[in-house]
Context: one part of a larger RNA
């Protein structure tokens, strides 16, 4: 010093494991905030350093239900209480709810200073206290701030790609600002269509990677027509009548209200005539049903092995229940539960219903109305699949500028014919998008280096001026029965006995406990 074989060390791989994690899919809920939110400071326990819970009424008060014996969180122990005169515990629904925070009496380096002005305590008086109001836009109501995603709208990049780059691409993305709701946004035809015809809007599937657009590269990409979800349709300006604030050169003119009407085979006013059958998305009332506590719930014993029976034998049972999970090994019948099936004192949704409310005719000469700086046109942009193209359409920033029913817009320069449809006011639910979040299921999803970053007191420790950046860390045992007691030792380390415990090479550094690595010990061998 190798090397074989043994026993042990160290160390935490592998197996089981699951309290956390991902995904999907239904259903609910989609807001919360000056009546001070969301996040927090600092406090509240007999004993209290953290977590949670609360708030000077402080791990908690009322009060209405529900539920029955143990209760005084995690988290022992002790002391002291508490509770069938119903506690603990659960649910409505109330009280309290420092201080900071929009933060709002002023100030301010967040939880901190300092007023003013009415009422009170107190003190001889002042200083102290307590209690209310006091910020800013608005006439007012009310607003402001926080919240994941969707949803609109403003403003808008580049890295990329074109194998290089400039038009073009990425991409009207991202970051940014602004509003809003449970959904938003669209919406009731001056739209399509083609010689037949359709009827808002909005989602999916086809038309189709078509037609086109395009340094005709690289790429971008539609519509009609079909087929399904969904279904809904309406209100105003005008004409006319009425009634009038205010003006007035007294002729009048008129803001505004109330009637009145809503159309495109043209409607309406005006005139005559008629006054019902339905219809309803606004307002209330009332409300099956459902949420937020719960009830109740069938059927199994024996023997033997075991440390333990739920495995294994034997006979038996239920069963709208043989999902699950635990219970000292695997339970349909031990326990929680499960099918089926019952259940609210208070709140809180809410179909259907009623009432109230709105909507809803016919015929006919003339004459009046029928959404102007609007259509439209140049000139520069934008937006349509369409990059200025033959460029229609739609948005406008300048400059202009009609017609009004015998009228106007479209039908892809244009122009006739024809066909269509009636802008220049508004509002409308469903089908659709999304998940911060409540609940129920479900997985050819993980299973502690995985699955969240975070099964463990994690956005914690730590790093950083700062934005920000970001960990490792799970498993005794069926029960702690967590080793009394003696002994070795400087010991409260370490350990050797005793004794629990089926096991203690399960003894807290605790399932299992492989490799690397270090050791004893025999045997070979240099």
């Nucleotide at each position: 010093g190798g090397c074989a074989c043994a026993c042990g060390g160290u160390g935490g791989a592998u197996g089981c494991c699951u309290u956390g994690g991902c995904a999907u899919a239904g259903u609910c809920a989609g807001g919360c905030g000056a009546a001070g939110a969301a996040g927090g400071a600092c406090g509240c326990g007999a004993u209290a350093a953290c977590c949670u819970g609360c708030g000077a009424a402080a791990a908690g008060c009322g009060u209405c239900g529900g539920g029955g014996a143990g209760g005084u969180g995690g988290a022992a122990a002790u002391a002291a209480c508490c509770u069938u005169u119903g506690a603990u515990c659960c649910g409505g629904c109330g009280a309290u709810a420092u201080c900071c925070g929009a933060a709002u009496g002023g100030g301010g380096c967040a939880a901190c200073c300092c007023g003013u002005u009415g009422a009170g305590a107190g003190u001889c008086a002042u200083g102290u206290c307590u209690c209310a109001a006091c910020a800013u836009c608005g006439a007012a109501a009310g607003a402001a701030g926080c919240c994941a995603a969707c949803c609109c709208g403003g403003a808008g990049a580049a890295u990329u790609g074109a194998a290089a780059c400039a038009u073009c691409u990425u991409a009207g993305u991202a970051a940014c600002c602004g509003g809003a709701g449970g959904a938003a946004a669209a919406g009731a035809c001056a739209u399509c269509a083609a010689a037949u015809g359709a009827g808002a809007u909005u989602c999916c599937c086809u038309a189709a990677g078509u037609a086109g657009u395009g340094g005709c590269g690289a790429g971008c990409g539609a519509a009609c027509a079909g087929g399904g979800a969904g279904g809904a349709g309406c209100c105003u300006a005008a004409a006319c009548c009425g009634a009038g604030a205010g003006c007035u050169a007294c002729g009048g003119c008129a803001a505004u209200c109330g009637g009145g009407g809503u159309u495109g085979u043209a409607g309406g006013a005006c005139u005559a005539c008629a006054g019902a059958c339905g219809u309803u998305a606004g307002c209330a009332u009332a409300g099956a049903c459902g949420g937020u506590a719960g009830c109740a719930g069938a059927a199994a014993c024996a023997c033997g092995u075991g440390g333990g029976a739920a495995a294994g034998u034997g006979u038996a049972c239920c069963a709208u229940a043989g999902g699950a999970g635990g219970u000292g090994a695997g339970a349909g019948u031990c326990c929680u539960g499960u099918a089926a099936g019952c259940g609210a004192a208070a709140c809180c949704g809410a179909a259907c219903a009623u009432g109230c409310g709105g909507c809803a005719g016919u015929a006919g000469a003339a004459u009046c109305c029928u959404g102007a700086g609007u259509a439209g046109a140049g000139c520069g942009g934008g937006a349509c699949a369409c990059g200025a193209g033959a460029a229609a359409u739609c948005c406008u920033g300048c400059u202009u500028g009609a017609a009004u029913c015998c009228g106007g817009g479209g039908g892809g320069a244009c122009c006739c014919c024809c066909c269509u449809c009636c802008a220049a006011g508004g509002c409308u639910a469903a089908a659709u998008a999304c998940u911060c979040g409540a609940c129920u299921a479900u997985g050819a999803c993980c299973g502690a280096u995985a699955g969240u970053g975070a099964a463990c007191c994690a956005g914690u420790a730590c790093c950083g001026u700062g934005a920000g950046g970001g960990a490792a860390a799970g498993g005794u045992g069926a029960a702690a029965a967590g080793c009394a007691c003696c002994c070795u030792u400087u010991g409260g380390a370490a350990g050797g006995g005793a004794g629990u415990g089926a096991a203690a090479u399960a003894g807290a550094a605790c399932c299992u406990g492989a490799a690397a690595c270090c050791g004893u010990g025999u045997g070979c061998u240099u």